c-di-GMP-I riboswitch aptamer from a Planctomycetota bacterium, 87 nucleotides, folded computationally.
[in-house]
RNA sequence: CCUCGACAAAGGCAAACCGGCCGCAAGGCCGUGUGCGCAAAGCAAAGGGCCGCCGGAGUAAUAUCCGUCGGAAGCCUGGCUGCCGAA
Numbered sequence: 001c002c003u004c005g006a007c008a009a010a011g012g013c014a015a016a017c018c019g020g021c022c023g024c025a026a027g028g029c030c031g032u033g034u035g036c037g038c039a040a041a042g043c044a045a046a047g048g049g050c051c052g053c054c055g056g057a058g059u060a061a062u063a064u065c066c067g068u069c070g071g072a073a074g075c076c077u078g079g080c081u082g083c084c085g086a087a
Base pairs, nucleotide, nucleotide: 004085005084012038013037017033018031019030020029021028022027036074042080043079046077047076048075050071051070052069054067055066056065057064
């Protein structure tokens, strides 16, 4: 240095819920709250998949399909960066 990840050390993040605010929605931000979990649960929507508004096709109505725009990195793959160091 690479791989790897321990009942190690020091720290970190925060699902759902609750409260406030923003958004048509998906969802986002905030919190002396709380703690499901995480060794990249740090960054980033490139590929696949997922979610939402709108429009179109379709239907008796759903369903389903297509397109634009948007959302999510805590779905998978790939990319960039990074703390610690037992085996």
Its mean pLDDT, the model's own confidence on a scale to 100, is 87.